[in-house]
């Protein structure tokens, strides 16, 4: 120079006006002093505390998680390792179980997209047709057709055509057999808690991707949210008693009985219901109000602004460095029940470490 | 606070059990046509499919994670 990774700071003193919490003075206005954002308070994406409602057990269903140990109250978090990938490298990236449990897709070319096929192509040994020799027949043997027919080596399609390479082998050809590599399975030892990772020995066993498609395993979840939820509690209205007014029974207290209006049954008497007047009480509950909510603590929601020095950075001009003058200038955002994490945003600075 | 939705051309939608060079009105622009418009006709341009990362041979479509906007409730 170019970069990777962790941590941090993210203005500082004073003055003046202002806001909001307590505390002390004060009848009251006020005043005095004391506290008053953030690394993210934000998004509201996971967990949990809390609180309430439900709840014999198990299970279906839904939903979430997904290498491997370990922190943690828990978690889709964090810290170590594994193992795939990218990088020269520091180092960064992975929702990283299963595709021999089963469906389902793989467009478009291609012949043929799954336990497959034959388009050019190669063969044509064997069975066909044709020819020629062997004087004829039978038989042989050579040609040539490519008709059956066999063939996955080349070509050609694709993202993907189902080990590679080499020697053998065949009519041509193929894991058809070998030999080596490379994957898979198995047994056997070793090393690690554990994912795994080394060695050896055996089986041609090579049987495609996809599960961020359905589905399988495995584990995990009851539901809602501080507007949760809990206390006190006007008015109005609903319920329950009393009274007050008028009359009878006795002239007065005191007791006691009736009722005024509507509507139903009724011939009527009479009986139900509704309704109205004051005042109490009783429950359950709106609205309000206190808790929940807090050493920031509001509850129409304080934490702000202005001025002068200074510290950082920028830009401009003097100037050989040093340096001097001016002149600008500090983001993202702002609690609302709290806590752990995540993710997003952020001017402009600082330290370590470590790599081309 | 809890639920669900939806971002495609300047507007307005199609297109989402992955297979497109990403389409349609309308609008803009050029041309025909007319003395000139308008209307008809022919043509043409215009897209980071909201952004970034992944899945997968292949992504507007899946998954994840953010940005914006909108709805419904108490």
């Nucleotide at each position: 120079g170019a970069g990777u990774c962790g941590g941090c700071c993210g203005g500082g003193u004073g003055g003046c006006c202002g806001c909001g919490g307590c505390a002390c003075g004060g009848g009251a206005a006020c005043g005095u002093g004391u506290c008053g954002a953030g690394g993210a308070a934000g998004g509201u994406c996971g967990g949990g505390a809390c609180u309430c409602c439900a709840c014999a057990g198990g299970g279906c269903a839904g939903g979430g998680u997904g290498c491997u140990g370990g922190c943690u109250a828990a978690c889709g978090g964090c810290c170590a390792g594994u193992c795939g990938g990218g990088g020269u490298g520091a180092c960064c990236c992975g929702c990283a179980g299963g595709a021999c449990a089963g469906u389902g897709c793989c467009a478009c070319a291609g012949a043929a997209a799954g336990g497959a096929a034959a388009c050019c192509g190669c063969c044509g040994a064997u069975g066909g047709c044709g020819g020629g020799c062997c004087g004829c027949a039978c038989g042989g043997c050579c040609c040539g057709c490519a008709c059956a027919g066999g063939u996955a080596a080349g070509g050609g399609u694709g993202a993907a055509a189902g080990g590679g390479u080499g020697c053998g082998g065949u009519a041509a050809g193929a894991g058809c057999g070998c030999a080596c590599c490379a994957g898979c399975g198995g047994c056997g030892g070793g090393g690690g808690u554990g994912a795994c990772c080394c060695c050896g020995c055996c089986g041609g066993c090579u049987c495609g991707g996809u599960a961020a498609a359905c589905c399988c395993c495995a584990c995990c979840c009851g539901g809602a949210g501080c507007a949760a939820g809990g206390c006190c509690a006007a008015g109005c209205g609903u319920g329950g008693g009393a009274g007050a007014c008028g009359g009878g029974c006795u002239g007065c207290u005191c007791g006691u009985c009736c009722g005024g209006u509507c509507c139903c049954u009724g011939a009527g008497a009479a009986g139900g219901g509704a309704c109205g007047c004051u005042c109490c009480c009783c429950a359950g509950g709106u609205a309000g109000g206190c808790c929940g909510c807090u050493c920031a603590g509001a509850u129409g929601g304080a934490u702000g602004g202005c001025c002068a020095c200074c510290c950082a950075g920028g830009c401009u001009c003097c100037g050989u460095u040093c340096g001097g003058a001016g002149c600008u200038g500090g983001a993202c955002a702002g609690a609302a029940u709290c806590c752990c994490g995540c993710c997003u945003a952020c001017a402009g600075g600082c330290c370590g470490a470590c790599u081309c | 606070g809890c639920g669900c939705c939806c971002g495609u051309a300047g507007c307005u939608c199609a297109g989402u059990a992955g297979g497109a060079u990403a389409g349609a009105g309308c609008g803009g622009c050029g041309g025909u046509u007319u003395c000139c418009u308008a209307a008809a006709c022919c043509g043409c341009a215009g897209g980071u499919c909201a952004c970034a990362g992944g899945u997968u041979c292949g992504a507007a479509u899946c998954c994840u994670g953010u940005c914006g906007g909108g709805c419904g409730u108490a």
Molecule: RNase P RNA; transfer RNA
Organism: soil metagenome